RNA sequence: GCGCCGAUAGCUCAGUAGGAUAGAGCAACUGCCUUCUAAGCAGUAGGUCGGGGGUUCGAAUCCCUUUCGGCGUG
Numbered sequence: 001g002c003g004c005c006g007a008u009a010g011c012u013c014a015g016u017a018g019g020a021u022a023g024a025g026c027a028a029c030u031g032c033c034u035u036c037u038a039a040g041c042a043g044u045a046g047g048u049c050g051g052g053g054g055u056u057c058g059a060a061u062c063c064c065u066u067u068c069g070g071c072g073u074g
Base pairs, nucleotide, nucleotide: 001073002072003071004070005069006068007067010026011025012024013023019057028044029043030042031041032040050066051065052064053063054062
C1' cells in the first nucleotide's frame, strides 16, 4: 500500500434480506424482603447505533467518504 472483519447503554453483546418509540445480561439507582449484609423479587434511569454525506415516505441495517482497532498479504 491492498484485502477482510469490527465500532450499538458504564461493561459484554444481540439486532443484516430497510418499517421503528433501539434490545438483553451484568453494573448503577429506588422500593420490597431481611435484625444487618448478601442473595432473591419488582421497578427506574441510561445510547441521536464511531464521525460526515447520500438514497428513501422511512436507515443501526443500503451507497460514498473518513477515524480508530484487529487479522491477512506484498
Molecule: transfer RNA
Organism: Oscillospiraceae bacterium